[in-house]
RNA sequence: AGCGAACGCUAGCGGGAUGCUUCAAACAUGCAAGUCGUACGCGAAAGGGGUUUCGGCCCCGAGUAGAGUGGCGCACGGGUGCGUAACACGUAGCUAACAUCCCCCUUCGCUGGGGAUAACUCCGGGAAACCGGAGCUAAUACCGAAUAAUCUGUCGAGGUCUGCGGACCUUGCCAGUAAAGCCGUAAGGCGCGGAGGGAUUGGGCUGCGGCCUAUUAACUAGUUGGUGAGGUAACGGCUCACCAAGGUUACGAUAGGUAGCUGGUCUGAGAGGACGACCAGCCACACUGGAACUGACACACGGUCCAGACUCCCACGGGAGGCAGCAGUUGGGAAUAUUGGACAAUGGGCGAAAGCCUGAUCCAGCAAUCCCGCGUGAAUGAUGAAGGCCUUCGGGUCGUAAAGUUCUUUUAGUGGGGACGAAAAAAAUGACGGUACCCACAGAAAAAGCACCGGCUAACUCCGUGCCAGCAGCCGCGGUAAUACGGAGGGUGCAAGCGUUGCUCGGAAUCAUUGGGCGUAAAGCGCGUGUAGGCGGCUGGACAAGUCUGAUGUGAAAUCCUGGAGCUUAACUCCAGAACUGCAUCGGAUACUGUCUAGCUAGAGGGUGAGAGAGGAUGGUGGAAUUCCAGGUGUAGGGGUGAAAUCCGUAGAUAUCUGGAGGAACAUCGGUGGCGAAGGCGGCCAUCUGGCUCACUUCUGACGCUGAGACGCAAAAGCGUGGGGAGCAAACAGGAUUAGAUACCCUGGUAGUCCACGCCCUAAACGAUGGUCACUAGACGUCGGGUUUUCCAAUAGACUCGGUGUCGCAGCUAACGCAUUAAGUGACCCGCCUGGGAAGUACGGUCGCAAGAUUAAAACUCAAAGGAAUUGACGGGGGCCCGCACAAGCGGUGGAACAUGUGGUUUAAUUCGAUGCUACGCGAAAAACCUUACCUAGAUUUGACAUCCGGUGCUACCUAGAGAAAUUUAGGGUUCCCUUCGGGGACGCCGAGACAGGUGCUGCAUGGCUGUCGUCAGCUCGUGUUGUGAGAUGUUGGGUUAAGUCCCGCAACGAGCGCAACCCUCGCCUUUAGUUACCAGCAUUUAGUUGGGGACUCUAAAGGGACCGCUUGGCUAUAAGCCAGAGGAAGGUGGGGAUGACGUCAAGUCCUCAUGGCCUUUAUAUCUAGGGCUACACACGUGUUACAAUGGGUACCACAAAGCGCAGCAAGCUCGCGAGAGCAAGCCAAUCGCAAAAAUGUACCCUCAGUUCGGAUUGGAGUCUGCAACUCGACUCCAUGAAGCUGGAAUCGCUAGUAAUCGUGGAUCAGCACGCCACGGUGAAUACGUUCCCGGGCCUUGUACACACCGCCCGUCACACCAUGGGAGUGUAUUGUACCGGAAAUCGGUGAGCUAACUCGCAAGAGAGGCAGCCGCUUAUGGUAUGGUUCAUGACUGGGGUG
Repeated sequence: AGCGAACGCUAGCGGGAUGCUUCAAACAUGCAAGUCGUACGCGAAAGGGGUUUCGGCCCCGAGUAGAGUGGCGCACGGGUGCGUAACACGUAGCUAACAUCCCCCUUCGCUGGGGAUAACUCCGGGAAACCGGAGCUAAUACCGAAUAAUCUGUCGAGGUCUGCGGACCUUGCCAGUAAAGCCGUAAGGCGCGGAGGGAUUGGGCUGCGGCCUAUUAACUAGUUGGUGAGGUAACGGCUCACCAAGGUUACGAUAGGUAGCUGGUCUGAGAGGACGACCAGCCACACUGGAACUGACACACGGUCCAGACUCCCACGGGAGGCAGCAGUUGGGAAUAUUGGACAAUGGGCGAAAGCCUGAUCCAGCAAUCCCGCGUGAAUGAUGAAGGCCUUCGGGUCGUAAAGUUCUUUUAGUGGGGACGAAAAAAAUGACGGUACCCACAGAAAAAGCACCGGCUAACUCCGUGCCAGCAGCCGCGGUAAUACGGAGGGUGCAAGCGUUGCUCGGAAUCAUUGGGCGUAAAGCGCGUGUAGGCGGCUGGACAAGUCUGAUGUGAAAUCCUGGAGCUUAACUCCAGAACUGCAUCGGAUACUGUCUAGCUAGAGGGUGAGAGAGGAUGGUGGAAUUCCAGGUGUAGGGGUGAAAUCCGUAGAUAUCUGGAGGAACAUCGGUGGCGAAGGCGGCCAUCUGGCUCACUUCUGACGCUGAGACGCAAAAGCGUGGGGAGCAAACAGGAUUAGAUACCCUGGUAGUCCACGCCCUAAACGAUGGUCACUAGACGUCGGGUUUUCCAAUAGACUCGGUGUCGCAGCUAACGCAUUAAGUGACCCGCCUGGGAAGUACGGUCGCAAGAUUAAAACUCAAAGGAAUUGACGGGGGCCCGCACAAGCGGUGGAACAUGUGGUUUAAUUCGAUGCUACGCGAAAAACCUUACCUAGAUUUGACAUCCGGUGCUACCUAGAGAAAUUUAGGGUUCCCUUCGGGGACGCCGAGACAGGUGCUGCAUGGCUGUCGUCAGCUCGUGUUGUGAGAUGUUGGGUUAAGUCCCGCAACGAGCGCAACCCUCGCCUUUAGUUACCAGCAUUUAGUUGGGGACUCUAAAGGGACCGCUUGGCUAUAAGCCAGAGGAAGGUGGGGAUGACGUCAAGUCCUCAUGGCCUUUAUAUCUAGGGCUACACACGUGUUACAAUGGGUACCACAAAGCGCAGCAAGCUCGCGAGAGCAAGCCAAUCGCAAAAAUGUACCCUCAGUUCGGAUUGGAGUCUGCAACUCGACUCCAUGAAGCUGGAAUCGCUAGUAAUCGUGGAUCAGCACGCCACGGUGAAUACGUUCCCGGGCCUUGUACACACCGCCCGUCACACCAUGGGAGUGUAUUGUACCGGAAAUCGGUGAGCUAACUCGCAAGAGAGGCAGCCGCUUAUGGUAUGGUUCAUGACUGGGGUG
């Protein structure tokens, strides 16, 4: 794009078309083929009239109706597509091998007789259909006779044409063969017969063309041909007898499946592909099968006979029927119409005609089934109405849309008028139809839906739903913000239709002729020899098959196209043209192809002379090694492995020496060296033998290339027979390893490996690359020849032929890559491919002893499978490098008790969050109340808090009562600020509603902040270049660094975020400044206390200093840099801190804060009291204290830093054993205080014990804070004195002022610190090194991973479903062969029965001819037996697919 469509929703009108695609299923009923009295003989009735003796008769009806004889028609028209793969169809021819009713033309005739018969009458049989007998009768029915040829037949004669066969013309004799009448007064008309011609129609034959399957490869006995005969309109094995043995087929016979063919239709740019409804041509069929009759034509749709199935009638004896004609019915189906009108037109049959018949046809009816046309209104109309929807709440949109105003009336409606179609003298004749068309009238009046809106694909929002319900053509959407589901609003598209489904073509260059491919994506046969076939070198000549060209014929009409015309237009129809790309015939051309012919030598082959080689076959022969045997020496092990064991060995192994046996394989040379077609070939020698190369250019003269089938060869394994068997070694056994180990490892070991003969015929049989020929830059190796130059030679160079490699240009390629050995450019031939799986499987065939090989599907299932390359990620891949990563060390954790957090459990609640590293002394730098979010109970509802409005007031506060408190009752009590004096504001109360409130949910809707990789060295960009592209380059490489730090190189050049530096702090120095800090010297004092000093310490501000800078040396590349050194307080980033790139983890947080959406609103909000967050069989994390003598205790004596302090730090004094209390100076701090530093040091005691270690737990008594220490604080004193004696597997921290150890301070805080943050004191050990564990960086490699190895993914088993193979069989359909049987019918034979016409006969009768009957051939349905094929089904069973 299309449709003979169907289904869903919807529907106003008209025109033109079309309408059982399925059961060629079955059919009720009506109609569809009759007509002619001018061919013929008969011939009613109803009714009416007349008459009557009432029985009837006569006339009209009426020679009517009607049937019959006869003629013509019924073979056309109409239907259907079963069959048919065929001369059925199409096209072009042939028919000299034929027929042709009716029609036309020409010509000649139509004389004279005969015998019957139906109808009819009578009789009879039968239920019926119908039949029988007797009798009568006519013809254009039937039969003789006459006449007759240019007819037919036999036999001739002459001529013309012809390749043959034969055809035609003229002519002679003989024989044979016709007829029908009717009408008309007549004229005449219509008929009939013979012959010839024409036209039309048909029969037959031939070339070419158009489906699938080779898992159909052979078929054929009337088969192929001949002779003769029969038969036909006619040729012919069409049929028969005889003879011969042929015929068809790989250019696809035969068989099977499917199918009516064509003009054309749909699609497509075309070439093609699909189809064959309607219309037209041809064919076939008419319930199924067979058969003939009649006839001009049939083997006959509405004829006959027979058989069968089915239906109907029946009196059971017997009969009837055939809608694939038009309507209609049932059935089937997704599905397809009226039991209509008319012969008015067109056409057909009959008739002289009038006319009759005509479901052909013309019309109408039904159906949006298709095509076409028209309408459902037009103009104006903004307060942009109401309403709907959305909203950022401002508005937007439906929307000039509506309403309103002004118009119009197509169509539909009503009324009036009213055709053409009818026809060449006139009249008559219209189913459609009162239709088309015209006029008038009324009124916007009666007339819009369907699908879609994620992308493809035009069109977007809200609500609902919450991986549900659902959608879906493909991708895919839906798990709480769905433009994808459902609804709505809006929009888009088409429109009386719109969608869906089905089918065809296109897109699809996705079967590729036009117009594809085969190294790796599917695809080169394992290799050769060669048949058919295809293709084929150079130069002449001939022919003209292909080819080209002109003409002629044909290519039906319709269709398509172009131009006109007619319906108002269009669809539609008509006219004309063009076209129909084809076929045939005739003429011409001859370049190319072809055929024939004559030549050539460049292809190919032969000859001569040389050459290389693991080419093949056979037979010999050699040494080394393994094993075994025998013997000698010799003694305890050997062997084997990651480590072992099985195993061998004191019966003497292994080792070693000598001798022997046997089999197999041939080290070194040896090489991307050689040979071969491939497989493959390796010691040496001999024999036989194939191929190749070079040189000479002597010979032949296209002899060539490829190659379907075919034939041969073909590794390893395997099979058969017979040998052989050293080593090795499937199977097997044992030992190990392991969770297991039917493996890898070890010890043994049989087939086999070897030989001969015969099979098998497959490999990643690979260059994953078929063969041949030609052409197209080079460079460098190597093997075998040759020529030439340098003085012979050798060698080397140059050139050349043939092989074999590496690199590389053009070109090609999707890329990788290939690149004179092509995967380049061309030619020819062969093979092969067409999404993945199922499957190289099943079935069938062929081969094989078997194993199996070869050929080779489908159902079903998926939306991918695959190639090459890219970026990442990953690897029990590689290289380089780093990190307390390991190692080397020190100290811990894991065991104990306690503290603290978590899980779990419990509970009314034990609020919530954090969960590997990166949660767990985390949020929480302080849960007794508060906090607090949880629970219980009691209260409040514009609210505890914010803004707005109205009213009111000075309500605050105090006292008392109730209550657990919140709160409430009573009494007392009574403002502040501003002012323009009007008032306003603050505050409180009351009221109404907007609203407040939420630590309610979603961290997977978010912002912000944070953790982690990781303070790792990375992450990117611009321009350029490069690649089809993703991308690459830069950023890689060589060095170097802590570092993408720097240097060098480089198709890159630059830049950004990171690194480093800039910042803070500590370490040295200088300057400035000295109070509350300091004190050397001077004075003074108990005391830096004071005077004084500004040197020192210190404080705190500004500077200096360090940069690989150097008299320097070495290494590297003269670079960057590294190592060493000097100097220096400090040396290579001086130590520490702050600082965290692009990103990752949907990491964490909605309970800090902010925020979208959702939820709640007398509650999920707010207030209050009490409780809980502090529970406790248990498990884990993080800590504290210990287990002791490097210790504990007591006493004495030293040395810090950094902080903090007014609701505070508190000296000092007194009291208390003590926590502390009382009194109280000082200090808003370099001034006073906290404040004592502790470890250390000195002295003494303890002496290895569950202790003078350890301090849990518990009892008692207290202190402090606080409204309040019961749940639930800290501390003190007395008493008590648990576990614990250094901790399993495992695991953590730390590289120097670090670990370890010792104290000190601070935040939070009323109180509460073993936690956290900070401070100083004392102060180590070790690092060989980077193999390993973990993490990370760069480069490279592999990848089937990309959610990225916590990836992907294979097979069995279990379950469910699906299709399929096998299967004892069973059933259906179809077909072959053999036989039986054989209806009807033709033909043949017979015909003693029957017999009008003609002949003979006076007659009887006889003859001729015919008929019945019978027999035979052929033969349908049928039967029996046995095969083939197909389909269905089948217990059980095999694999496959999906989940």
Annotation: Small-subunit ribosomal RNA from an uncultured bacterium, 1443 nucleotides, folded computationally. Its mean pLDDT, the model's own confidence on a scale to 100, is 86. Its Rfam family is "Bacterial small subunit ribosomal RNA".